The RNA shown here (small-subunit ribosomal RNA) has 1412 nucleotides and comes from an uncultured organism. The sequence is in RNAcentral, with records from ENA, Greengenes and SILVA. It matches the Rfam family "Bacterial small subunit ribosomal RNA". Clan: SSU clan.

RNA sequence: CUCAGAACGAACGCUGGCGGCAGGCCUAAGGCAUGCAAGUCGAACGAUGAGGCCUCUUCGGAGGUACAUCAGUGGCGCACGGGUGAGUAACGCGUGGGAACCUACCUAGUAGUGGGGAAUAACGGAAGGAAACUUUCGCUAAUACCGCAUAAUCCCUCCGGGGGAAAGAUUAUCGCUAUUAGAUGGGCCCGCGUUGGAUUAGUUUGUUGGUAAGGUAACGGCUUACCAAGACUAUGAUCCAUAGCUGGUCUGAGAGGAUGAUCAACCACACUGGAACUGAGACACGGUCCAGACUCCUACGGGAGGCAGCAGCUAGGAAUAUUGCGCAAUGGAGGAAACUCUGACGCAGCCAUGCCGCGUGAGUGAAGAAGGCUUUCGGGUUGUAAAACUCUUUCAGUAGUGAAGAUGAUGACUGUAACUACAGAAGAAGCUCCGGCUAACUUCGUGCCAGCAGCCGCGGUAAUACGAAGGGAGCUAGCGUUGUUCGGAUUUACUGGGCGUAAAGCGCACGUAGGCGGUCUUGUAAGUUAGAGGUGAAAGCCUGGGGCUCAACCCCAGAAUUGCCUUUAAUACUAUAAGACUAGAGUAUGAUAGAGGGUGACGGAAUUUCCAGUGUAGGGGUUAAAUCCGUAGAUAUUGGAAGGAACAUCAGUGGCGAAGGCGGUUGCCUGGAUCAUUACUGACGCUAAGGUGCGAAAGCGUGGGGAGCAAACAGGAUUAGAUACCCUGGUAGUCCACGCCGUAAACGAUGAGUGCUAGUUGUUGGAUUUUUUUCAGUGACGCAGCUAACGCAUUAAGCACUCCGCCUGGGGAGUACGGUCGCAAGAUUAAAACUUAAAGGAAUUGACGGGGACCCGCACAAGCGGUGGAGCAUGUUAUUUAAUUCGAUGAUACGCGAAGAACCUUACCAGCCCUUGACAUCCUGGUCGCGACUUUCAGAGAUGAUUGUCUUCAGUUCGGCUGGACCAGUGACAGAUGGUGCAUGGCUGUCGUCAGCUCGUGUCGUGAGAUGUUGGGUUAAGUCCCGCAACGAGCGCAACCCUCACUGUUAGUUGCCAGCAUGUAAUGAUGGGAACUCUAACAGAACAGCCGGUGACAAGCCGGAGGAAGGUGGGGAUGACGUCAAGUCCGCAUGUCUCUUACGGGCUGGGCUAUAAACGUGCUACAAUGGUUACUACAGUAAGCAGCUACUUCGCAAGAAGAUGCUAAUCUUAAAAAGUAAUCUCAGUUCGGAUUGUUCUCUGCAACUCGAGAGCAUGAAGCUGGAAUCGCUAGUAAUCGCGGAUCAGAAUGCCGCGGUGAUACGUUCCCGGGUCUUGUACACACCGCCCGUCAUCUCAUGGGAGCUGAUUUUACCCGAAGUCGUUACUCCGACCUCGUGAGGAGGACGCCCACGGUAAGGUUAGUGACUG
Repeated sequence: CUCAGAACGAACGCUGGCGGCAGGCCUAAGGCAUGCAAGUCGAACGAUGAGGCCUCUUCGGAGGUACAUCAGUGGCGCACGGGUGAGUAACGCGUGGGAACCUACCUAGUAGUGGGGAAUAACGGAAGGAAACUUUCGCUAAUACCGCAUAAUCCCUCCGGGGGAAAGAUUAUCGCUAUUAGAUGGGCCCGCGUUGGAUUAGUUUGUUGGUAAGGUAACGGCUUACCAAGACUAUGAUCCAUAGCUGGUCUGAGAGGAUGAUCAACCACACUGGAACUGAGACACGGUCCAGACUCCUACGGGAGGCAGCAGCUAGGAAUAUUGCGCAAUGGAGGAAACUCUGACGCAGCCAUGCCGCGUGAGUGAAGAAGGCUUUCGGGUUGUAAAACUCUUUCAGUAGUGAAGAUGAUGACUGUAACUACAGAAGAAGCUCCGGCUAACUUCGUGCCAGCAGCCGCGGUAAUACGAAGGGAGCUAGCGUUGUUCGGAUUUACUGGGCGUAAAGCGCACGUAGGCGGUCUUGUAAGUUAGAGGUGAAAGCCUGGGGCUCAACCCCAGAAUUGCCUUUAAUACUAUAAGACUAGAGUAUGAUAGAGGGUGACGGAAUUUCCAGUGUAGGGGUUAAAUCCGUAGAUAUUGGAAGGAACAUCAGUGGCGAAGGCGGUUGCCUGGAUCAUUACUGACGCUAAGGUGCGAAAGCGUGGGGAGCAAACAGGAUUAGAUACCCUGGUAGUCCACGCCGUAAACGAUGAGUGCUAGUUGUUGGAUUUUUUUCAGUGACGCAGCUAACGCAUUAAGCACUCCGCCUGGGGAGUACGGUCGCAAGAUUAAAACUUAAAGGAAUUGACGGGGACCCGCACAAGCGGUGGAGCAUGUUAUUUAAUUCGAUGAUACGCGAAGAACCUUACCAGCCCUUGACAUCCUGGUCGCGACUUUCAGAGAUGAUUGUCUUCAGUUCGGCUGGACCAGUGACAGAUGGUGCAUGGCUGUCGUCAGCUCGUGUCGUGAGAUGUUGGGUUAAGUCCCGCAACGAGCGCAACCCUCACUGUUAGUUGCCAGCAUGUAAUGAUGGGAACUCUAACAGAACAGCCGGUGACAAGCCGGAGGAAGGUGGGGAUGACGUCAAGUCCGCAUGUCUCUUACGGGCUGGGCUAUAAACGUGCUACAAUGGUUACUACAGUAAGCAGCUACUUCGCAAGAAGAUGCUAAUCUUAAAAAGUAAUCUCAGUUCGGAUUGUUCUCUGCAACUCGAGAGCAUGAAGCUGGAAUCGCUAGUAAUCGCGGAUCAGAAUGCCGCGGUGAUACGUUCCCGGGUCUUGUACACACCGCCCGUCAUCUCAUGGGAGCUGAUUUUACCCGAAGUCGUUACUCCGACCUCGUGAGGAGGACGCCCACGGUAAGGUUAGUGACUG
C1' cells in the first nucleotide's frame, strides 16, 4: 500500500413476478407560468338584496319578518401549523442552576358593569388617472373612539396625599372592566461541554469598572454625561477557514471514529440590506415603509411582484415523484352553535430507492435419450436435469360475498383488506465471478496484439488471468460497478506504539512558567468513595409481553440513559493549613589529583629569510621526468642576525571539563570535582515549554601580524581528455585583539534525574592498621533480563518512577512561500501539488572483489619444438551465384557433422515428368505371376509403346480354398533433410577426473539457516588421524575391470629350435623336442610389509634395504549434485504447427569445388644435425575373396600381361625409415618444390566443369618469420617411417603401431580451480548494480513587469425610510382652566443609520511574456 465485513436519502450497467412497511432535489438559499396553502363571526354595527311569507295599498308601491350576502366598520386569528439550513464558532445548542420579568385565549377567587358625548368608513355626489389607486363635499351605526362618576383590589408617594375602568347583544346565556392566584408559553443571567489553523501573538476606547440620568416587561454600557484606566490573552485572546446544534444514525469487542436525510426538541432565515408600526406576543414566509438587483404591465407620466408552503415549470446535475382525492379520521382558527376554512393531515399515484415476506412448482423417473462440451477415443460431463407418468394451486387471473377504521350521524381510501368458488404447471430468473488473496477448470481463438487489473500481476504460438464456449461457485427479484463512512489499522497507540543501527534524543548547559516530589502528627474535606433526592423530553437502542397469517412494521410495560445538580456521611491516598524530623539537597572544616578557564613573562629544538666565510657545478623533485633554483656562485658546510608559529620525548581505551574542547616552563586571578571528619540548615529537591548563555572548523567586518603550511590561481607532468590525484611556485586563510556567524558523522548515532537487580579482571584519584576493604571515576569480559537481530548488560539498550524533546511509507524536501535572526554567506521555523510499491534495518546462503590466508594445475618459471611471415592442402567468414543445401559460431564453432560431393550421395538450382503416389496397412475386382535375355520406335532421361525366347511359386481337404506375387480401382491414408533443440526423449560438449554434493536423527537459532562438512595435522583426494553437539549414512575419491612391465603352472600349431639326428646353394626345410622366445588361459607378486629418522605414542612424511616393479608402478575405461533455456527435430524417436497435382516422388544437367579479401587447423620448406647417389640391417599394429597378390615377362615409371598361394600365428600386403659410405661446399644452390606445358597410366557408364598417379620439361614464393600466441614433464617432447577405417577411384585429415630419443630453482607474478575468512547497495549474481549531463515529449509547482476579481480594515463624503429629540409653520370634533392656550397629527430641523462614493492599506483567488 491492498483485500475480505457492515452501512447508504445514493447513482450507473444488465435484468425484472407479487405484496406489506418505509423513503424520495444531498447540486442553484438559482429563477418561477398557473391553481390552491388563513380565515371566521350577522348572537358587535350600519348597509344591500332577487325571490319567499305576512300586513297595508291609490295596485305604482310601502312596512314588517325569517333567510342570505359582495364590500365596509368592529372582534378574534393571521407570531400557530408548513418550508429551508444561507448565516451563525455564539449563552446559538446541550446539560445543570439562577433572579430583576411579561403572558391573549384557559382555570379559580374578589369587586364592578352608572351616566353622557363627538366623529368616521360603507353609502351618495363631484374630480383626477391608462392602471394601481387617489382627492374633495355630504349622510350614518356600533362590543369602534372620548370625557365624567365610582375604586374592594391595584399603582405612585416627600406618607400629607395623588392616579387609573367598563360594552353591550339578546332572553338560554355569551360577554366587558379592575385585581389576585394558577396553568401554559416566553424574555433575561450564570457554571460546564461544543471544528481546524501560531506560516494568525498581541487585541480592545463604550472598550473594563464606578456615579448620575434615560430607557426596557425586566437586570445590565442597553444608551448618554462625568470620573478612573482598566478588560481579554500561550489553559491560545484577536484573526482566518469551515460548520446550524442536539436526541440520535452508521461502524466498532469496547474506548473511539464518522455523521446530523426521514421522526422529535431548540435556533436562524423568508428576493438582498435597513427600519419600525400594530399587537399579549413579531421587528412578522403568503403585513407595512425605504434602498438595491431581477422579472412583468404601461397610454412612458407611473405602477405590480417575491413557491427555502402543496403540486408543477425551467436551469443546474450522476440523480430524486402527481399541476391527484378528501376534510371520513386526528389536530388547528373563528363562531353560542349549525358550520366555514385548513396542500397541517388522512389517503391514493410514480420509482426494486431500502427493509421484510412469498412465488416462479412437487413426487417418481436410467435407454444414464438426443443435443452441447470434452476425450488418453475406452469414455466422461451437462444429468434425475429433460422427456414421460402421477399430483398440488400459494401468488397472479375470473366470479361471488364483503369488513374494521365510526362512542349518535358522517368513509376520501373503496367494492379496499379478507373469505369462498373455478381453470390450468398454467403468467413469473437473472446477475457476477472461477491465477493467489477468495468458494469455483477445461477447450478453442488471439500472440506484449486485442485486452484485463482492488493489490501482486497476466498477454511475446500449448494463457485455469484477454475474448468465446462448455462446466462450476456465489447471491437471488435482484446482481455487479462507482462513490462515501467506520472496521480490519495496536498504521496517532486513553484502553493500546515507539526513538543505539529501521522514521525519531534539541550540540551542551543554566533557568522561568508548568508538571512531579522524602519521613511523622493533627485539622479541613477540594479531588476520591458510599447512600439518598432532583433531573437526564418523547421517539429510538435493549429486555419482556401483545397486534397485523409470519416478518419488516406497530402498540404496551420495564430497563437503560455511563451525565449534571443538591444533600448526608467516610478520610486510606492526593491536595490544603499548621507543627515536627533527617536518610534527599546544601553549608562548614581538613586534605587531594588534574593538558579545567583567563592573563602576563620566559625557554630551547626546528623551518625560512638575511649578512659573512669555505667551496664548485650542479641542486631539487619524481614511478620516471619537467617546470623551478644555480657560474650574477646555488645545493653542501661554518659563524652571526631577524621573525613568526608550534611545543618532540614524557604520552597511557591516562587526566580535566556541561558540551565544543584542553598538552613547553612559570607568576597572578579563577570555576568545578573527589575523599575524610564530625557539626549546622531542615525538603531548601528533580525536570524544564518559551527564554538566556556557551558552542569545532570554515566564513564575514575593523586593525595588526605573516616563518611554515596552503583553498583560489599559474606552470610542469600523467592522461583519449585531466578544470584531479604527483611536482614547482603561490594569494586569501591559518596567528593576535575586538565584533559577528551558530552550524558538523556537534556520535556512545544512546536526553536529564532517582531507586533496585550475579560476578570476574585491568587502570586513575582518595581514605585506611599490613593483608585488604571501601568511596568516586575510567576500560575489558560476562549471568539474569531485554532486543527483529546485531548486541546491551551496576557507565543498561534490564526492572520501575518523574519531567522534557522527537517520530508516523519512499521521493518531492529540510525545499518553496511567509515570519524571525544575520553585514553577507546563510541559519531557524516549515508545507503542498505531483509521483511511487516499495524505500529501509538486522541477519542468512551464494556469487563477486585490481580484500586477506593456505593449497593445487604445463598456470607461470626452466626448457624443447611450433603457429603468426612463404607456397600448397583443408575448414570458416565475407562476397558472388539460378544454386553456391543445411547445421556448428569465445573458451566448449572453424582437417567440426563429413570413416572420404565427378553421377549416386544431395537435402540446393534450372528444366521435364507422376499424383493413393518410390514406401506401409485395410477394401473391391482381375490375373498367376515374377524374373532373365532380346527386337524396333519416340525421348536428354525418367518413362511410354513394342517383338521374340527361356522360366511356370508354396501348402492343399484339389474349391482361387489359404498364403504369396502382380495389375486396375476406391478412399481412409502415405510422404516432408518443412518450422519450433526456447515444447521434448535420448545422446554429447564444458566447468572437471576438479574434490566436492547431500541426507536421516539430534542440537542451536523466532526464522532464513547453522552444526555435521569448521578447527590442528596429513593426503593426489571430504585421503586418513586427533579434537569437537554431534552421531551415522548416501552419491563422488580410492579399490574392484582391461592393458603394459616380472615369475610360475597348463598347453604346443600355422609359432619356437637348446640338446640329438637327416637334408639343402641357403632357409625349423625334415625326424623329433616342450627347454627358450612366443601365443593365451589361470595363478602369484607391492602391503608403507621390514629397518632408521621425524611426527603427538596418531594419520602420515623422509631416507634405506630387498625387489621385475616402491609409495595411487605406467596407461585406459570409469565423469557426483549441478551450470551454460550449451549442441543436436538434417542419426533416431517424438508433441504441436504447416504443405498435400506439392514444401511429396522421379529423371537429365548444373551446384555444394565460385573468389577482391580475412581467419583457424595442417603439410612442405627455407637447407650441411642437410640434399643427392649407392649399400645394407633391425620393428610392431593391422588388413585381405567383387580381396591381398608371391613369382615371371614387358615398360624409364605410373602400370600392364600371365601366373601362384591364402577365408590367414601357415599365403600376401611388406619394401620400414631415420642408419652407413661417397659426393655436393653456402649459392635462391645438386636447397625448395609451387606453377605451367606436354605425353601417359589407373579407377569408373562417364574424369570438361571436378579425381589420383607417372615420365619429360618448367623451377614461383621462401634464407627461420612483427605484435602476439600454442603444445609438452619420460620412453614424454621432438624426430622417423608403417598400418587401418571410409572407399570403384580419390588424405597433408582421422584412428592406431612401433624405431631413435632431451630440461623443471621454485610459487613473487599471469590464467583457472579448491578450502577458510572478510566487505557488499550484487541474486539474470561484476558481462552485476548504478550516477550525472544532454535531446524530444508531457505533467505538477515556485518566482515573475503586472492584470482582473472577492473579502476586510481605517479615514472622509452622501444620508432613503424610521425611532428618538427639538421647534411651534399648518390642521384639529368629542376633553380642559374656553385661549393667538394645553394636548394630538402633519411639516421643518438635529443625532443615529442602510445602500452608494473617494483615498490608503490587509488577506485571498485566478491569470501572465519569461524563468527555476